[in-house]
Model confidence (mean pLDDT): 82 of 100. A computed fold for a 588-nucleotide part of an RNA from Parcubacteria group bacterium GW2011_GWA2_47_7, annotated as large-subunit ribosomal RNA, domain I. The organism belongs to Bacteria candidate phyla, within Bacteria. Its Rfam family is "Bacterial large subunit ribosomal RNA". Gene Ontology terms of the family: structural constituent of ribosome and ribosome.
Context: one part of a larger RNA
RNA sequence: GGUGUAUGGUGGAUGCCUUGACACUAAGAGGCGAUGAAGGACGUGGCGUAGCUGCGAUAAGCGAGGGGGAGGCGUAUAGCAACCUUUGAUCCCUCGAUUUCCGAAUGAGGCAACUCACAUGGUUUGAAGACCGUGUACUCCACGAUGUGGAGAGCGAACCCGGGGAAGUGAAACAUCUCAGUACCCGGAGGAAAAAAGAACAAUAGUUAUUCCCGAAGUAGCGGCGAGCGAAAGGGGAACAGCCCAAACCUGUAUGCGCCACAGGCGAUCUUCGUAAGAGGAUUUCCUGUGGCAUGUAUAGGGGUUGUAGGGUAGGGACGGAGUUUACUCGGAAAGUUACAAAUUGUACGUAUAGAAGAAUUUGCUGGAAAGCAAAGCCCCAGAGGGUGAUAGCCCCGUAGUCGAAAUGCGAACAACUUUCUUGUCCUUAUACCUGAGUACUCCAAGACACGAAUAGCUUGGAGGAAGCUAGCGGAACUAACCGUUAAGGCUAAAUACUACUUAGUGAUCGAUAGUGAACUAGUACCGUGAGGGAAAGGUGAAAAAUAGUCCGGGAGGACGUUGAAAUAGAUCUGAAACCAUACAUCU
Numbered sequence: 001g002g003u004g005u006a007u008g009g010u011g012g013a014u015g016c017c018u019u020g021a022c023a024c025u026a027a028g029a030g031g032c033g034a035u036g037a038a039g040g041a042c043g044u045g046g047c048g049u050a051g052c053u054g055c056g057a058u059a060a061g062c063g064a065g066g067g068g069g070a071g072g073c074g075u076a077u078a079g080c081a082a083c084c085u086u087u088g089a090u091c092c093c094u095c096g097a098u099u100u101c102c103g104a105a106u107g108a109g110g111c112a113a114c115u116c117a118c119a120u121g122g123u124u125u126g127a128a129g130a131c132c133g134u135g136u137a138c139u140c141c142a143c144g145a146u147g148u149g150g151a152g153a154g155c156g157a158a159c160c161c162g163g164g165g166a167a168g169u170g171a172a173a174c175a176u177c178u179c180a181g182u183a184c185c186c187g188g189a190g191g192a193a194a195a196a197a198g199a200a201c202a203a204u205a206g207u208u209a210u211u212c213c214c215g216a217a218g219u220a221g222c223g224g225c226g227a228g229c230g231a232a233a234g235g236g237g238a239a240c241a242g243c244c245c246a247a248a249c250c251u252g253u254a255u256g257c258g259c260c261a262c263a264g265g266c267g268a269u270c271u272u273c274g275u276a277a278g279a280g281g282a283u284u285u286c287c288u289g290u291g292g293c294a295u296g297u298a299u300a301g302g303g304g305u306u307g308u309a310g311g312g313u314a315g316g317g318a319c320g321g322a323g324u325u326u327a328c329u330c331g332g333a334a335a336g337u338u339a340c341a342a343a344u345u346g347u348a349c350g351u352a353u354a355g356a357a358g359a360a361u362u363u364g365c366u367g368g369a370a371a372g373c374a375a376a377g378c379c380c381c382a383g384a385g386g387g388u389g390a391u392a393g394c395c396c397c398g399u400a401g402u403c404g405a406a407a408u409g410c411g412a413a414c415a416a417c418u419u420u421c422u423u424g425u426c427c428u429u430a431u432a433c434c435u436g437a438g439u440a441c442u443c444c445a446a447g448a449c450a451c452g453a454a455u456a457g458c459u460u461g462g463a464g465g466a467a468g469c470u471a472g473c474g475g476a477a478c479u480a481a482c483c484g485u486u487a488a489g490g491c492u493a494a495a496u497a498c499u500a501c502u503u504a505g506u507g508a509u510c511g512a513u514a515g516u517g518a519a520c521u522a523g524u525a526c527c528g529u530g531a532g533g534g535a536a537a538g539g540u541g542a543a544a545a546a547u548a549g550u551c552c553g554g555g556a557g558g559a560c561g562u563u564g565a566a567a568u569a570g571a572u573c574u575g576a577a578a579c580c581a582u583a584c585a586u587c588u
Stems, first nucleotide, its partner, number of pairs: 001587009015573001016539002020510002022507007029499002031155002039102003042056003046080002051075002062096006071084002107116003117136008138152006159190001160188005170177001174224001198208001200207002211238004221229002242491003245436001249302008258293008267284007307469001309435003312431008321330004331422006344416004349411005355403002361376005377394002379383001385397003441464007471486005526533002546572001549560004
């Protein structure tokens, strides 16, 4: 020095465990904010209180109402001191009070948590000053308008709508194309959003708003006909709900223009009387007022809302609650707060937010300990689960089934309540008054439609530019016939999407290099000017019973001893390997 064995050290694999994660299901909730949010800063504890949690100068808390019933004074947290509590504390739930400063931040400014104001009321002061309360930003809207009142602003995980909008990539290169209207940016809203009640589909038969699923179908098609992209109708389901304006016309109000009539006034012309001043008469431009006719505009109410066209106006006909007489009252009918109008209250019920009781076992043995083994029982609408010194239906918490709310929230129902109708409905004849215009449509161009311009339909920019019901649009170039339908105004629940959040639960999900980055002071420590990046780190034991006492040592550390089932369980479960050391054996 090698090899082997043994005993240790180092190290932290493995095993077992789980406070934490992950995915999903069901239900709830689907927002918070100028009544100052989200998020923070600084404070706040009797003592030495750094972190977390809670709270806000009333500061681990204050008041009220419920629950609960013996100890309590948050957290790894002990100690000292003090205190509260059956006159019901601590704790849990509901409703209130307080709630510094920053932050949309909003009196002005500002390098966030700071500085400096003005007006007004108050405390103190001889005064100055100091302190406390309130108000003072901007934008929009309304109004009784130098003001008052209301709204907005900001934050938030995904889902939704709109405005913008890539590239890596694929095409085995690349330009049309693809990725993809994706990622990303901006704006806006709701608990869902969007869409939605035919100028639709279809095809000689019919369907009947929208949305979503299955399917048609990887079909029809589109495509440097490459790569690739990729429907729709019919069919089956989920869910179902339909409505209101504009216009014609009627009534009212206001107002403009025109005509007529009447009244008044300035002026002008003519004229009578008068020397003149002045008085009187006639005509008339213009102005003002009143009334009537016709017409235009604005506005309120009624009316009316569609495609087998409908409505209006005029005429005719039929039907019809009562009373007072043309309007009101009674009675009757109907509907309703998610659209078609819009508020509120109460009752009982259900539900959420604390909770309550809740069956049934003992003995012996092993052991440190019984829930194990043995024996004999018991309960079960409860043998889900967890804990207890090993594996417990009957020890504890619970579980099944049952019960419970002063207060606040939610739900649906009912009753109040509100609204409408009951001078309207239907049929028929005539009339041609109305039925959404820079619109439809055409040309040029673009976008979105599965469809890349060969094309219908949709949306938009530029240029032109209708008809108006004997009308218009569509049915995939276009024409005729046929069929469908009525654009250029608006509202509308459900079925659908999502989960930051709450509750209950589930798992052929993980088990500390896994599972969230984070089981622990975790978005912490640390790094970076910054945007940003971003860890490591769990386990004594049943119970701290955490080693009294003696000894060695300066201490660290150790020996004996003590506790304990175990101390090679001693600041720690188990404790593999690499690596190191010692002893022995053996080889050189």